[in-house]
Context: one part of a larger RNA
RNA sequence: GGACGAACGCUGGCGGCGUGCUUAACACAUGCAAGUUGCACGGUACCCGAUGAAUAGCUUGCUAUGAAGCGGGUAUAGUGGCGGACGGGUGAGUAACGCGUGAGGAUCUGUCGUAGGGAGGGGGACAACGUCUGGAAACGACUGCUAAUACCGCAUACGCCCUACGGGGGAAAGGAGGGGACCUUCGGGCCUUGUCGCCUAAGAGUGGCCUAAGCGAGAUUAGCUUGUUGGUGAGGUAAAGGCUCACCAAGGCGACGAUCUCUAGCUGUUCUGAGAGGAAGAUCAGCCACACUGGGACUGAGACACGGCCCAGACUCCUACGGGAGGCAGCAGUGGGGAAUAUUGCACAAUGGAGGAAACUCUGAUGCAGCCAUGCCGCGUGUGUGAAGAAGGCCUUCGGGUUGUAAAGCACUUUCAGUUGUGAGGAAAGUUUGAUGGUUAAUACCCAUUAGAUGUGACGUUAGCAACAGAAGAAGGACCGGCUAACUCCGUGCCAGCAGCCGCGGUAAUACGGAGGGUCCGAGCGUUAAUC
Numbered sequence: 001g002g003a004c005g006a007a008c009g010c011u012g013g014c015g016g017c018g019u020g021c022u023u024a025a026c027a028c029a030u031g032c033a034a035g036u037u038g039c040a041c042g043g044u045a046c047c048c049g050a051u052g053a054a055u056a057g058c059u060u061g062c063u064a065u066g067a068a069g070c071g072g073g074u075a076u077a078g079u080g081g082c083g084g085a086c087g088g089g090u091g092a093g094u095a096a097c098g099c100g101u102g103a104g105g106a107u108c109u110g111u112c113g114u115a116g117g118g119a120g121g122g123g124g125a126c127a128a129c130g131u132c133u134g135g136a137a138a139c140g141a142c143u144g145c146u147a148a149u150a151c152c153g154c155a156u157a158c159g160c161c162c163u164a165c166g167g168g169g170g171a172a173a174g175g176a177g178g179g180g181a182c183c184u185u186c187g188g189g190c191c192u193u194g195u196c197g198c199c200u201a202a203g204a205g206u207g208g209c210c211u212a213a214g215c216g217a218g219a220u221u222a223g224c225u226u227g228u229u230g231g232u233g234a235g236g237u238a239a240a241g242g243c244u245c246a247c248c249a250a251g252g253c254g255a256c257g258a259u260c261u262c263u264a265g266c267u268g269u270u271c272u273g274a275g276a277g278g279a280a281g282a283u284c285a286g287c288c289a290c291a292c293u294g295g296g297a298c299u300g301a302g303a304c305a306c307g308g309c310c311c312a313g314a315c316u317c318c319u320a321c322g323g324g325a326g327g328c329a330g331c332a333g334u335g336g337g338g339a340a341u342a343u344u345g346c347a348c349a350a351u352g353g354a355g356g357a358a359a360c361u362c363u364g365a366u367g368c369a370g371c372c373a374u375g376c377c378g379c380g381u382g383u384g385u386g387a388a389g390a391a392g393g394c395c396u397u398c399g400g401g402u403u404g405u406a407a408a409g410c411a412c413u414u415u416c417a418g419u420u421g422u423g424a425g426g427a428a429a430g431u432u433u434g435a436u437g438g439u440u441a442a443u444a445c446c447c448a449u450u451a452g453a454u455g456u457g458a459c460g461u462u463a464g465c466a467a468c469a470g471a472a473g474a475a476g477g478a479c480c481g482g483c484u485a486a487c488u489c490c491g492u493g494c495c496a497g498c499a500g501c502c503g504c505g506g507u508a509a510u511a512c513g514g515a516g517g518g519u520c521c522g523a524g525c526g527u528u529a530a531u532c
Base pairs, nucleotide, nucleotide: 001532002531006528007527008526009525010524013379014378015377016376017375018374020371021337026335027334028333030332031331032330035082036081037080040079041078046073047072048071049070051068054065055064056063057062058061089290090289091288098215099214101212102211104209107207109205112203114201115200116199117198120154122152123151129144130143133140134139160168161167162166174195176193177192178191179190182189183188216262217261218260223253224252225251228250229249230248231247232246233245234244235243265287266286267285268284269280270279271278272277292313293312294311295310296309315326316325317324318323343369345368346367347366351365352363353362354361355360382412383411384410385409392403393402394401395400416473418468419467420466421465422464426459430454431453432452433451434450435449436448437447438446476521477520478519479518480517481502482501483500487516488515489514490513491512497504498503
C1' cells in the first nucleotide's frame, strides 16, 4: 500500500447494487416450508337444476314449505397413481478414489423422444361405510357390505434360461370427448379422436463401479496387517471384486514415510504480488458428507430417506400412571454462547419445480419488500459576487499578522430530500370468437396455425417525467518530533500522561492536556484482529 462475511470509538443526508451467526452440528415456544389428481375408484355433507309425493294458507288454482329418486358441481376423509430421492439447510465427520484432472468396462435407469409388437378371457378381496366394542389419549379389536388404472390367475411372447431335436418361465387397464347408419336386454354395443397401460430395441440425460499420478502437519509415531495378500469354487449385487463364505497357498504394505497421532469438507475461484509464490475456500457455481446420537432395513426407477418407518440412547412434553408424542444444520422467530450478524413481512405477478388432459392447486424455491454506512459505486450538503480586509478568537517585536472572500450584504440556482400530479416496462400466458389445415363416415369432438376480442403485477405512493416552495433539511474524523503532509501559545514539571518504531516528559515540551492555526481523508474517519 492492498484486502475483509469484520468488530469497537466518534460522527452520519440520499440513492443503486451486493453482503449479513465466522461462536454452541447448543436447546427450541408458535406459524408456515410437499403436495396433487374426480379424465383411475366407491361414496358423499352441502349447493344448483328439472320432476315433484305430502302439508299449510286461502282467492279452488295460485303461493309457501318440501319427502324421495335423477342429473351436474363440489369440501373433508378413504382406495389407487405420480411426486415426498428434486428444490432448501449445514460443514459435524472425512487426509479418503472424498475432491480435481486423465483413462476405463463388468452395469442400472421412472419421466422424455424414436421404432416394432400387443392390449384376449376370467376371478377373489380390502379400505371407506354400517353394526358392535376397547382406550384418558395416541390409536385400535370383532363382524357385515362394496368399487377401481388396487390385487391374482389363464391365454398369447421377438428378446430371456436350460441338459438346446426339445423343454422351462414371464405382460397389460382402462378412462374422457363426439357421433351418421346398424344391433340392443335401452345400460350400451359399434365407429371415431385425444390420452393412459404392457413388452422389446436402440437413444438422450442421470446414476453406480474401477483405475493412474496429484491434493495438510508430525519420526519427540518405524514397523503395520489374518479376510490380512493371492488362487479355486460357491453365494450375493443392477454390476467387476475377499463384497461374503468353504478350502488351498503365505503372502501384502513400508524411510519414494506404511501404521499411529493432530488438523481439515474438496474444487471452480477469492485476496495479494511485477512475477514466482503466499494466504483463504463467506456470498455464487460443481462435487461430497450429514439431518437429536448410534444402528437397521422397508418401499421404490432412484434412499438405507432433513419435515418416512423400526430398535436403542440422551433430552423435552402430555397422561386418567396403563401408556403416548417430538426432533428448525428449511423460512421467520426465541433463549443461550459471543466483540459480533437482520422481519415471527408481501406474493405466487415473473422464472423454475410437483401433480393434473386442462382450468388450476401447492411451492419460506424464487421474486420482492423491511433492518444494518457492513462493502463497492454515484450524488448532495449550494453558485457567483463581495475589503470597511467588519466584529470576535488567536498570536504579536504592540507597528501589526492570522482566521479571511471566510462571514455579513447583493444577485442567482433548486440536484437530492419534501408536497401534488402524471406514468412506462417487467405480461408471455390463459379464456373466448372467427378463418384455414389435419384427423374422421362426419360440417361433430380433438389437434395445429393464424386473426380479433377479453384478460392476469407482490413489488407499488415503481422507474421516469412535470409542477410547487425556499439556501431552505444535510459534516465530520484522525493527525501536525522523525519515519510522514501539517506550528505556535498556555497549562503541567520524569508528575499527569503519550507511544507503531526511534523515543518524549526532571520549569520556556512543535512529542503530555487545552486553545488558535494547519495537514490528510470525507458520509465517513480512526483503532483493533487476521492476511498478502
A computed fold for a 532-nucleotide part of an RNA from an uncultured prokaryote, annotated as small-subunit ribosomal RNA, 5' domain. The coordinates come from a structure-prediction model, not an experiment, and the mean pLDDT is 84.